The RNA shown here (transfer RNA) has 73 nucleotides and comes from a Bradymonadia bacterium. Taxonomically the source falls in Bradymonadia (Bacteria, Pseudomonadati, Myxococcota). Rfam family: tRNA. By type it is a transfer RNA. About the family: Transfer RNA (tRNA) molecules are approximately 80 nucleotides in length. Its mean pLDDT, the model's own confidence on a scale to 100, is 80.

RNA sequence: GCUCGGGUAGCUCAGUUGGUAGAGCGGUUGAUUGAAGAUCAGCGCGUCGGCGGUUCGAGUCCGUCCCCGAGCA
Numbered sequence: 001g002c003u004c005g006g007g008u009a010g011c012u013c014a015g016u017u018g019g020u021a022g023a024g025c026g027g028u029u030g031a032u033u034g035a036a037g038a039u040c041a042g043c044g045c046g047u048c049g050g051c052g053g054u055u056c057g058a059g060u061c062c063g064u065c066c067c068c069g070a071g072c073a
Stems, first nucleotide, its partner, number of pairs: 001072007010025004019056001026045001027043005049065005
């Protein structure tokens, strides 16, 4: 340099044909306890890697750039 896969919550990852962003773990608040653990209830805790475009509507489609991984040279 070329090709392919990936970038979504604090972490590991889902997200269908473009139509309200989710799960588990973690965190936090409350209940319970002498205190804690366990359990129960509440709370996503997010500019979906950046910018631009298409569309009534984009995590999803298109362009470009950045980052991580694999292959080729």